Notes:
This is a predicted structure of a 73-nucleotide RNA (transfer RNA) from an uncultured Bacilli bacterium. Rfam family: tRNA. By type it is a transfer RNA.
[in-house]
RNA sequence: GCUGAAAUAGCUCAGUCGGUAGAGCAACGCACUCGUAAUGCGUAGGUCGCAAGUUCGAUUCUUGUUUUCAGCA
Numbered sequence: 001g002c003u004g005a006a007a008u009a010g011c012u013c014a015g016u017c018g019g020u021a022g023a024g025c026a027a028c029g030c031a032c033u034c035g036u037a038a039u040g041c042g043u044a045g046g047u048c049g050c051a052a053g054u055u056c057g058a059u060u061c062u063u064g065u066u067u068u069c070a071g072c073a
Stems, first nucleotide, its partner, number of pairs: 001072007010025004019056001027043005049065005
């Protein structure tokens, strides 16, 4: 330099034919216990990397760009 993939909650990851985003773990609260852990119930937490375009409507489609990973040279 070229090609491909990835970016979504604190962490690891889902989310198809475009219709206002979820799980597990972690955090917090309550219950249980003499107490702790474990367990059960609940709560909070995300302008979906960034900027534009298409559309009534975009995490999803298109373009550009940033970062990371892999391959080729």